[in-house]
Order: sequence, then structure tokens, then C1' cells
RNA sequence: UGGUACAGCGGUGCUAUCGACUGCUCCCGGCUUGCCCGGGGCGGUAGGAAAGUCCGGACAGCACAGGGCAACGCGCCACCUAACGGGUGGGGCUCCCCGUUAAAAGGGAGUACAGACAGUGCCACAGAAAAUAACCACCCCUCCGGGGGAAAGGGUGAAAAUGUGGGGUAAGAGCCCACGGCAUGGCCGGGUAACCGGCAAUGCGGGUAAACCUUGCGUGCUGAAAUGCCAUGUAAACGGUUGUUUGAGGGCGGCCCGUCCGAGACCGAGGGUAGGCAGAUACAGGCGUUCAGCAAUGAACGUCGCAGAUAAAUGAUAGCAGGUUGUUGCAAAACAGCUACAGAAUCCGGCUUAUACACUGUACCAGGUG
Repeated sequence: UGGUACAGCGGUGCUAUCGACUGCUCCCGGCUUGCCCGGGGCGGUAGGAAAGUCCGGACAGCACAGGGCAACGCGCCACCUAACGGGUGGGGCUCCCCGUUAAAAGGGAGUACAGACAGUGCCACAGAAAAUAACCACCCCUCCGGGGGAAAGGGUGAAAAUGUGGGGUAAGAGCCCACGGCAUGGCCGGGUAACCGGCAAUGCGGGUAAACCUUGCGUGCUGAAAUGCCAUGUAAACGGUUGUUUGAGGGCGGCCCGUCCGAGACCGAGGGUAGGCAGAUACAGGCGUUCAGCAAUGAACGUCGCAGAUAAAUGAUAGCAGGUUGUUGCAAAACAGCUACAGAAUCCGGCUUAUACACUGUACCAGGUG
């Protein structure tokens, strides 16, 4: 200098002319005096994801909603948060860089990280065998057909009975010794903890649970077309079945038990209405400063009010810029093209997906220079 990956932040600006919605203790006019109609003034008006509807909540309603089974979610420790399957930090394991005889320390990344000593299953192919092992080679015997021993050498494989060295042996093996490795529980030290280090004792086939399973914690439902209020209007009428403590029907996610509400419920035919207000944007809110904390974040003080539509407004045109690609050019510059993903509908915190381009940071790769 260029590239790759990850993270953060931005993702167009200004002017003019028209247009739409909306706020106001604002001004003027009108009349049918109504949050009515018209005009003026000042102010505001679509995102980092508004998407997906995957999690968690606020809020509203269901009667202040129990036990069991099943189902689903999460799974190291500590902290943050309203909460979360989220975030921050730490630990373990794995990988990369650097470094070294090999290491350690250091930097970075990932992590679906409870349990394999409850049980069941699986480990293809290759190989003798994937745990009731013997292909080649080794040792002993031999009637040369074979029999016995052994798992240390070789081969196959992702993995082959804990590693290395020595002794011992017919040849060998933790058979014995020394130094290691792993696991278990015990003790000591450090740490809030996960865990780390050390000591001795016992033991030594593994892997796999994003396989079934076991285990710890958690889960009431519905969803703004929720829900509440007002106005208008009718038929509180008609027929049938059934129920009123012998309890229909309904609530408690799916099922069962239990419990509670309960005088209506279901079917048919028919009548009226489909209009308005709230919910609906002042909040777990934004910004700034200080303090505490490694950080996520919290507290205090100050300041701001930043869409509220209801078939759905938040725009159109023109010009000048900004960014980027290409061509020409020594350069300055000129010309041409492009300017991403995308659009609120109760709201908020996360996750996931899409994204032209620019800046910053970390790690790695390549080249050049000193």
C1' cells in the first nucleotide's frame, strides 16, 4: 500500500415552487355555535433494519387460575436487565498468530460448555479384531500336517487395551522400577464462583446425548379486528330441543383429577345496525455532563418532546452539490454512468435476514520501502 474476516458508526446535503397529514390555552372570518367550515402564523412528519413474526415483556380482558401427566424451551460461573433463547466479563475446551530444541508467557477467534459410573443404541469402509482380538512378524514343541504362548514390533483405520526408558522373560505384558498422562473422591493453598495449583491413595479401552434417554430450572391463555364507552335502531318478539342443585353451558394451553362461575344453552326462521370516541403515542423515552464499574450498565443533575394516519398522509418537479465507477489527461480537471436494502399502523428490549458506498478499530494474508 492492497486484500480478507469481524465489530462500531453513517448511509445523502442545500435552495426554489407547488402539494398532503397533523399539533397549538395562537389570530381572522362565517354561520347551522359544532373539538363545525374556510383562511393565516409558528412547529412536526417513515428505519437501521420500519422486514421476518423467531423470543421476552408493557398494556387489556378472561374469576386475583390448583395438582398430575404429556409437550416445549434453556443448560460452565458471576453480573446487567422489566424480562429474555439477549448482553458484559471471567473460566474450561478447540483453533490461529508470535515464540521455543520442545514449551511457557503474550495477542486474537469460536463455543448447542448439565450427565457416558442409570439404561438402550451407533462407530460406515478398511482391518484379524472396534472389545469374548490375532493378518504378517516373535518365542517354544513338532510325526512338518500342525499345536501352544504372547500382544512388546509391523500393517489397516478417525480411533486398536495409558506413554517413555530400564529390568525381567523362551518370547512378552504394570510383571517390577523410575519419570509422566487421565479419572475418582480426600486434604492443603488461591479465587465470590466456575475453576487453577500442589500432595498422597486407588484405578486405567475410547468416542457419540444438534442419538433415544436421565437430570436441574422455566412455561395460564388470547391479542389492538385486544378491550372500554357513547349514539342510532329493532323484535326483550316466533318455532323446536334441553337445563335450573339429578347443574346444561362456561373458565383453568393439550389430557385427567380437582375446583370455581352459572340460569340459561343450542338449532331454525326472521328483524335492526355496521356511526363516533378512547386505546393511540410522556415514556423500562431521547440527548448532554459528572460519578461508580474492566465492561454490559446504573445513579445524580440539566435539557428536549422528535409521525399518529384509519384504506391509510409523511410527497412531486427543477437546479446545484456529496459519494462512487469508467474514459481522457503529467496534474489540475473534463465528460458519461450509477447512487444500496428498503416504507410506520398499540408500544418497547432482543435475535435473524437484506444492504451500493464511506470512515474508525482489531486480527490475518500478500507485496514494497526503511